[in-house]
Model confidence (mean pLDDT): 76 of 100. Predicted 3D model of a 63-nucleotide RNA (Fluoride riboswitch aptamer (crcB RNA motif)) from Acidihalobacter ferrooxydans. Taxonomically the source falls in Acidihalobacter (Bacteria, Pseudomonadati, Gammaproteobacteria, Chromatiales).

RNA sequence: ACUGAACACGGCGAUGGAGUUCGCCGCGAACCGCCGGCCUCGGCUGAUGACUCCUACAGGUGC
Numbered sequence: 001a002c003u004g005a006a007c008a009c010g011g012c013g014a015u016g017g018a019g020u021u022c023g024c025c026g027c028g029a030a031c032c033g034c035c036g037g038c039c040u041c042g043g044c045u046g047a048u049g050a051c052u053c054c055u056a057c058a059g060g061u062g063c
Stems, first nucleotide, its partner, number of pairs: 009026005016054006033044004
């Protein structure tokens, strides 16, 4: 100096926060939703990668 593996650390997983867990990436990276048209443009779903809780939003019912 280079390469591989493990661990640690950091970052990321389409809209907020926290906990747990999984996966991915190592700054030249992971990541940046779907549909129609597709250069432009228009429309649609979800606050999670997954689970739980809180907040926001939406619908229904009761007081």